Notes:
A computed fold for a 72-nucleotide RNA from a Sphaerochaetaceae bacterium, annotated as transfer RNA. NCBI's taxonomy places the organism under Bacteria, Pseudomonadati, Spirochaetota, Spirochaetia, Sphaerochaetaceae. RNAcentral holds the sequence, with entries from ENA. It matches the Rfam family "tRNA". Rfam's curators write: Transfer RNA (tRNA) molecules are approximately 80 nucleotides in length. It is annotated as a transfer RNA.
RNA sequence: GGGCCCAUAGCUCAAUGGACAGAGCGUAUCCCUCCGGAGGAUAAAAUGGGGGUUCGAUUCCCCCUGGACCUA
Numbered sequence: 001g002g003g004c005c006c007a008u009a010g011c012u013c014a015a016u017g018g019a020c021a022g023a024g025c026g027u028a029u030c031c032c033u034c035c036g037g038a039g040g041a042u043a044a045a046a047u048g049g050g051g052g053u054u055c056g057a058u059u060c061c062c063c064c065u066g067g068a069c070c071u072a
Stems, first nucleotide, its partner, number of pairs: 001071003005067003010025004018055001027043005048064005
């Protein structure tokens, strides 16, 4: 240089072009408890950046950024 794959919550992962973008762990608050690092309830928190297609994009297309792999 060429090819291919990946990027979603603090972490690990879901989500046929359409419902409020969900789950586990973690975090915060409250309850419980002699104590809590156990148990219960509630809450906060995310689609890497830009553009395009579409009535509608996490999803499809293009460019950029970052990462993994193959090849020369």